[in-house]
RNA sequence: AAUGAAAAAGGCAAACCCUACGAAAGUAGGGGACGCAAAGUCACUGAUCUAAGGGGCUAGACCCUAUGAUGGCAGGACUGCCAGAU
Numbered sequence: 001a002a003u004g005a006a007a008a009a010g011g012c013a014a015a016c017c018c019u020a021c022g023a024a025a026g027u028a029g030g031g032g033a034c035g036c037a038a039a040g041u042c043a044c045u046g047a048u049c050u051a052a053g054g055g056g057c058u059a060g061a062c063c064c065u066a067u068g069a070u071g072g073c074a075g076g077a078c079u080g081c082c083a084g085a086u
Stems, first nucleotide, its partner, number of pairs: 003083002011036002016031006034072001040078003044075003047070003053064003
């Protein structure tokens, strides 16, 4: 430097439940483990979700929109533990 087969020291924590925040998507904390070798960090590119707001209507339906979100969606960037099968 590459790689992640077996192992060890350890680490993280899906669904679900409770509480709080939020218009929602969702987030944070506690419990809990489906899984994870970057399931560590960053919304840079793509993708996906939401639609407070705006339009529309008698009221709705409906339409537009990210400045909101997803890193446990793909790529990219940065950083890092252990090991030696290949």